[in-house]
């Protein structure tokens, strides 16, 4: 220089005028003060305050979640460690318990897809047929060569096919072949034997664990898929500010009376209605959709000192920081800043100066911790590789 | 705002404990049939299974995050 890695911030600024809207103070139909979007406010995917269902308990189911210690109200979130796999590295991804508790599936190929097999291959053995050799003569130099050969037996050897039987080294299918690679030994093979790796047991030794690491023994017996059933541990009661409550308008009623109800089913306790007065309770079904309480001070924010390797967690100080309801938070003008793009000064580059464009995603709706998606541009910081100087 | 569903050819819908090449019926195009249409025959095209990524040998099916449509709540 060049390529990559990870983390942080920021999301134009000031002023004028014109609206919108919450609160105060003043008036009386206006005015003045002050406050008014975000890192994601958004998906609504986790956790949780928080409100109602009076409440507790058990047992099945159902859902979630999964290495290991921490943090926190809690979490599927962070933080540190660790283990696999990717990358030279920096670092990045993991839904990362159990496949020797049971059930399942693995198309096509292939000989075989789980607890087994033998297609090619590669060794032994058989019995019959076949072919050749084992005769005899000369040559030279008993080996070799070259002629001649009717029939049988014996023995020896041989291609290719066939039974039996042995093997899994090779081969070739598939995503995946029942330890890998190496000698040794075998008729030929094989953890059959060693020797390393890799597995799994035992024992030390470090760590709080997860797990590393070594030593010794096993001869491999235990392949793959749980985002398949499943099994093991933890956790979860249910509903959501349109919850709940009071006042108003408006409508249409009906059933049950000790049934129901106490938000998945049982089961147990308990509780809530409960009958003599036109009320009440629970359930359907109908209207309405205006106001108000919940609603904005809260696991709050900033600055600092302490503990912690870090997430977090404490004292101290000091600040109030949007509450609209068809939905406010705008618009427009000027000057400055940022990016392009033209152009002048000066022939490049820096700079100056003049004009023209452009500036994201998006948008609060009980509150909070998070994930995750989406986002014009601009800074800032740690860090690796590799070239090049010094 | 809060909660639930869906998304396969133009259109309605299948799609079996994940397996070879995704099917059906309506429409569509082309021949045959008719003096011509329509019927009817017989042949074809026609698919990013809403996207993306993950698991898995292998995803329309399993799982996660976006898109997009719909329905209920006082």
């Nucleotide at each position: 220089a060049a390529a990559g890695c990870g983390g942080g911030a920021c999301g134009g600024g000031c002023g004028g005028u014109c609206g919108c809207u919450g609160c105060u103070c003043a008036u009386u139909u206006u005015g003045a003060g002050u406050g008014g979007a975000g890192g994601a406010a958004a998906g609504u995917c986790c956790g949780g305050g928080c409100u109602c269902c009076a409440u507790c308990g058990g047992a099945c189911a159902c859902g979630a979640u999964g290495a290991c210690g921490g943090a926190u109200a809690a979490c599927a979130u962070c933080c540190g460690c660790c283990g696999a796999c990717c990358g030279u590295a920096a670092g990045g991804u993991c839904a990362g318990g159990g496949a020797a508790a049971g059930u399942g599936c693995a198309a096509c190929a292939g000989a075989a897809a789980g607890g087994a097999u033998a297609c090619c291959g590669c060794c032994g053995g058989c019995a019959a047929a076949c072919c050749g050799g084992u005769u005899a003569u000369u040559u030279u130099a008993u080996a070799a060569a070259a002629u001649a050969g009717a029939u049988g037996u014996a023995u020896c050897g041989g291609c290719a096919a066939g039974c039996c039987g042995g093997u899994a080294a090779g081969g070739g299918u598939g995503a995946a072949a029942c330890g890998g690679c190496g000698a040794g030994g075998u008729a030929a093979g094989a953890g059959c034997u060693c020797a390393c790796c890799g597995c799994g047991a035992u024992u030390c030794g470090g760590g709080u664990a997860a797990c590393c690491g070594a030593a010794u023994c096993g001869g491999c017996a235990u392949g793959g898929c749980a985002a398949a059933c499943c099994c093991c541990a933890u956790c979860g009661g249910g509903a959501g500010c349109a919850a709940a409550g009071u006042c108003a308008a408006a409508c249409a009623g009906g059933a049950u009376c000790a049934a129901g109800g106490c938000u998945g089913u049982c089961c147990g306790a308990g509780c809530c209605g409960u009958u003599a007065u036109c009320a009440g309770a629970u359930c359907c079904g109908g209207g309405u959709g205006g106001a108000c309480u919940g609603c904005u001070u809260g696991a709050g924010g900033a600055a600092u000192c302490g503990g912690g390797u870090a997430a977090c967690c404490g004292g101290u100080c000091u600040c109030c920081c949007a509450g609209a309801u068809a939905a406010a938070u705008g618009a427009u003008c000027g000057c400055c800043g940022c990016u392009c793009c033209g152009g002048u000064u000066u022939u490049u580059u820096c700079a100056a100066c003049c004009g023209g464009a452009g500036a994201a995603c998006a948008g609060a709706a009980c509150c909070c911790g998070g994930c995750u998606u989406a986002c014009a541009g601009u800074c800032c910081c740690g860090c690796u590789u590799c070239u090049u100087u010094u | 705002g809060c909660a639930c569903c869906c998304g396969u050819a133009g259109c309605u819908c299948a799609g079996u404990u994940g397996g070879u090449u995704a099917g059906a019926g309506c429409g569509c195009a082309u021949g045959c049939u008719u003096g011509a249409c329509a019927u009817g025959c017989a042949u074809g095209a026609g698919g990013u299974c809403g996207c993306a990524a993950g698991u898995u040998c292998g995803a329309g099916u399993c799982u996660u995050g976006c898109c997009g449509g719909g329905u209920g709540c006082a």
Two RNAs folded together computationally: RNase P RNA and transfer RNA, 464 nucleotides in total. The coordinates come from a structure-prediction model, not an experiment, and the mean pLDDT is 75. Rfam match: Bacterial RNase P class A. About the family: Ribonuclease P (RNase P) is a ubiquitous endoribonuclease, found in archaea, bacteria and eukarya as well as chloroplasts and mitochondria.